[in-house]
Source information: A computed fold for a 481-nucleotide part of an RNA from an uncultured prokaryote, annotated as small-subunit ribosomal RNA, 3' major domain. The full RNA is in RNAcentral, with records from ENA. It matches the Rfam family "Bacterial small subunit ribosomal RNA". Its mean pLDDT, the model's own confidence on a scale to 100, is 84.
Context: one part of a larger RNA
RNA sequence: UGACGGGGGCCCGCACAAGCGGUGGAGUAUGUGGUUUAAUUCGAUGCAACGCGAAGAACCUUACCUGGUCUUGACAUCCCGAAAACCUCCUAGAAAUAGGAGAGGUGCUCUCUUUGAGAGAAUUUGGUGACAGGUGCUGCAUGGCUGUCGUCAGCUCGUGUCGUGAGAUGUUGGGUUAAGUCCCGCAACGAGCGCAACCCUCGCCAUUAGUUGCCAUCAUUAAGUUGGGCACUCUAAUGGGACUGCCGGUGUCAAACCGGAGGAAGGUGGGGAUGACGUCAAGUCCUCAUGGCCUUUAUGACCAGGGCUACACACGUACUACAAUGGCCGACACAAAGGGCAGCCACAGAGCGAUCUGGAGCGAAUCCCGUAAAGUCGGUCUCAGUCCGGAUUGGAGUCUGCAACUCGACUCCAUGAAGUUGGAAUCGCUAGUAAUCGUGGAUCAGCAUGCCACGGUGAAUACGUUCCCGGGCCUUGUACA
Numbered sequence: 001u002g003a004c005g006g007g008g009g010c011c012c013g014c015a016c017a018a019g020c021g022g023u024g025g026a027g028u029a030u031g032u033g034g035u036u037u038a039a040u041u042c043g044a045u046g047c048a049a050c051g052c053g054a055a056g057a058a059c060c061u062u063a064c065c066u067g068g069u070c071u072u073g074a075c076a077u078c079c080c081g082a083a084a085a086c087c088u089c090c091u092a093g094a095a096a097u098a099g100g101a102g103a104g105g106u107g108c109u110c111u112c113u114u115u116g117a118g119a120g121a122a123u124u125u126g127g128u129g130a131c132a133g134g135u136g137c138u139g140c141a142u143g144g145c146u147g148u149c150g151u152c153a154g155c156u157c158g159u160g161u162c163g164u165g166a167g168a169u170g171u172u173g174g175g176u177u178a179a180g181u182c183c184c185g186c187a188a189c190g191a192g193c194g195c196a197a198c199c200c201u202c203g204c205c206a207u208u209a210g211u212u213g214c215c216a217u218c219a220u221u222a223a224g225u226u227g228g229g230c231a232c233u234c235u236a237a238u239g240g241g242a243c244u245g246c247c248g249g250u251g252u253c254a255a256a257c258c259g260g261a262g263g264a265a266g267g268u269g270g271g272g273a274u275g276a277c278g279u280c281a282a283g284u285c286c287u288c289a290u291g292g293c294c295u296u297u298a299u300g301a302c303c304a305g306g307g308c309u310a311c312a313c314a315c316g317u318a319c320u321a322c323a324a325u326g327g328c329c330g331a332c333a334c335a336a337a338g339g340g341c342a343g344c345c346a347c348a349g350a351g352c353g354a355u356c357u358g359g360a361g362c363g364a365a366u367c368c369c370g371u372a373a374a375g376u377c378g379g380u381c382u383c384a385g386u387c388c389g390g391a392u393u394g395g396a397g398u399c400u401g402c403a404a405c406u407c408g409a410c411u412c413c414a415u416g417a418a419g420u421u422g423g424a425a426u427c428g429c430u431a432g433u434a435a436u437c438g439u440g441g442a443u444c445a446g447c448a449u450g451c452c453a454c455g456g457u458g459a460a461u462a463c464g465u466u467c468c469c470g471g472g473c474c475u476u477g478u479a480c481a
Stems, first nucleotide, its partner, number of pairs: 001481002003478003007475007015465002019429005026320008034311002042053002064306007073131001077130002079127005086104001087102006108120005133295002136293003142289002144284003147280001149278001154193006160169003173184003199272004204240007213230003218227002243266001246260005322422001326381007338369003343362002347358004388419001393414007435457007
């Protein structure tokens, strides 16, 4: 100087407390451990691994296994030889591949002694070796990227001063703040990286603009449908607006705090992006890059099939429930944000339905996905393993796709399991939040209870900081570094 203390002081955080809803019990989905297996590819392992890499394993993916094959190679450059490229078909085979046949056809650029010959580019093929290849090992050789403490308020430097020195001071102290934020004091004076602000978005207003959007006034219609209009809504660009600016009080004549006015908004207005010096030899050599090592008729490459989907069990994360604040039936109402041409698909017809057959519009403020659901009104069920719950299983189908056996999703009929609110323990959340309800998107041929986003309805509680956990500052002890 740090680190540590079941030392002390001050302070903060959904850390506790006060509340609301869960997990832990059930069924299923999914990930992991374990076990099994020819293989169940690999990585991630307290917080910070476990719906994680994977924004989508039937083939492919795919890295694993079994079998069948290749060896200058599936991919790149160079050298030599040949042939334009290309297309179709047959045989063997699971395919990879091997063997064979046919049709046309010499194309493009350039040169020359242009009947013709030569050179070159591109493509295919044979050969030689230089080399290719490796999701092989090492994340404890690395770059890059990322997690975490933590959006915590800290981490440092120059000069000066003090100390023999390691170092100290500044950065400590008194107030204050979300903040090393600001003020005052002070052997310190300044500065940098962080904080804040600058950026995006939501909330108010104005200006500009008015179609595909809108409709107050005037006509018109089944309908903003059409004429008309751009006031309003909205769209999307530019500005304004909030600064403790004003008033009162407290305070050291300070910083600031408390209350008030005005205001759409008040003291960081809400949310996001933004992550200092560093810590964990944290994670990743399987995104990529890369040192070293290893491999080279194989640890490379191609193909078929299988596996990654196994199943006495254990754990994590979710979904659905156990019901009456509910289930079912009928009628009616109100979103936002997205996506669409190998696409979204209106409308009509067929089917109980998944869907199919026709078929218009739309590369979209125009057309489509597209009925939002919870909700409201009416009816029914009356506390039961039920008109709750939907697992499982049988049958019949639909769709995608060469192909749904291993191993897809959906539909209909039948079946109708566990489950009556969950032990010890444990998690999230402070407001348009929790809870609850639907909607969209990426990936994607198909496949979502996951992920990412969107809106609808919309609470309760916070006395307080003694205690648990994590963190910041000062101080103290130490046989630790």